[in-house]
RNA sequence: AUCCGAUAAAGGCAAACCUGACCAAAGUCAGGGACGCAAAGCCACCGAUUCUCGCUUCCUCA
Numbered sequence: 001a002u003c004c005g006a007u008a009a010a011g012g013c014a015a016a017c018c019u020g021a022c023c024a025a026a027g028u029c030a031g032g033g034a035c036g037c038a039a040a041g042c043c044a045c046c047g048a049u050u051c052u053c054g055c056u057u058c059c060u061c062a
Stems, first nucleotide, its partner, number of pairs: 012037002017032006
């Protein structure tokens, strides 16, 4: 600490970091590696963040 020993015996996923590749970028993939996760598994729905492009507004400069 709290139910009966597991519809349970063994497993799964995998951060940071490192290496390689892609890339304008956010980032992605592979390998290594384990912070951790009973959901860090699955489905549906909703929301948020980041990058690129574009638009608008404000400020500064020219």